A computed fold for a 137-nucleotide RNA from a Syntrophomonadaceae bacterium, annotated as c-di-AMP riboswitch aptamer (ydaO/yuaA leader). Taxonomically the source falls in Syntrophomonadaceae (Bacteria, Bacillati, Clostridia, Eubacteriales). The coordinates come from a structure-prediction model, not an experiment, and the mean pLDDT is 78. Its Rfam family is "c-di-AMP riboswitch aptamer (ydaO/yuaA leader)". Rfam describes the family as follows. This family represents a conserved RNA structure found upstream of the ydaO and yuaA genes in Bacillus subtilis and related genes in other bacteria.
């Protein structure tokens, strides 16, 4: 010096999954999900149906397993413009899964109820245009 791996702190990313309190059991706030009238909608009910989630669909190969390409949709790109939050455009890089309920759920006020996990990156880091808020003059 290069490559690989690990750890710590800080920073950052997906996600609702954060914060505070408490003699540790737990309780709150915030955020998020489900069930659930009237009205409206629907005319279905083994080709079962439904929920969370961006994750749905198409084509091809394959005896099967499985694989390849694409796609609805979704995410990142931090020191651009004082900071902070958000949005958009172009370019670049990715994802396009999994799982739960158990014959049952349209919407839905009141009401009831549940979750607040898990997994990653880290010495690197594209360029522009706006909005809000806010600081200074």
């Nucleotide at each position: 010096a290069u490559a690989u791996a690990a750890a710590a702190u800080g920073c950052g990313c997906u996600g609702a999954a954060u914060c505070g309190c408490u003699u540790a059991g737990g309780c709150g706030a915030g955020c998020g999900g489900g069930a659930g009238a009237a009205c409206c909608a629907a005319u279905c009910u083994a080709u079962g149906g439904g929920g969370u989630g961006a994750a749905u669909c198409c084509u091809g190969u394959u005896u099967u397993u499985a694989c390849a390409g694409g796609u609805a949709g979704g995410g990142u790109u931090a020191g651009u413009u004082a900071a902070c939050u958000c949005u958009u455009u172009c370019g670049a890089c990715c994802c396009g899964a999994a799982u739960c309920c158990g014959u049952c759920a349209g919407c839905u006020a009141a009401u009831c109820u549940c979750g607040u996990a898990a997994g990653c990156g880290u010495c690197a880091a594209g360029a522009a245009a706006g909005a809000g808020c806010u600081u200074g003059u």